The RNA shown here (SAM riboswitch aptamer (S box leader)) has 106 nucleotides and comes from Sporolactobacillus shoreicorticis.
[in-house]
């Protein structure tokens, strides 16, 4: 880096360093000098791995991954109400795309 599958409304520090950025993009909305991000430490989960089991499962925590807001929330498309009736516009929902993380392939 490209496919393919499964997941994404749960969880997780009042620690050290470290100084201005951070939520993937769009536009919004937020967090942040009462200290952003990055790096250690500490958690948290259990995709895979290991162990038990007939088998649903259970344990461990060894390779990943995660630790504000539902993947913050939204971008397309459909479907119900309402408001407006030329365009439409609000809300709710359903799907899709986008995105992350895993396992496996090429």
């Nucleotide at each position: 880096u490209u496919c393919u599958u499964a997941u994404c409304c749960a969880g997780a520090g009042c620690g050290g360093c470290g100084g201005a950025g951070g939520g993937a993009c769009u536009g919004g909305c937020c967090c942040g000098a009462u200290g952003a991000a990055a790096c250690c430490c500490g958690g948290c989960a259990a995709c895979c791995a290991a162990g038990c089991g007939a088998a649903g499962g259970c344990u461990u925590a060894g390779g990943u991954g995660c630790c504000a807001a539902u993947u913050c929330c939204u971008g397309c498309a459909g479907a119900a109400u309402c408001c407006a009736u030329u365009c439409g516009g609000a809300u709710u929902u359903u799907g899709a795309g986008a995105g992350a993380u895993a396992a496996g392939a090429g």
The source organism's lineage runs through Bacteria, Bacillati, Bacilli, Sporolactobacillaceae and Sporolactobacillus. The sequence was found by an Rfam model in a public genome assembly.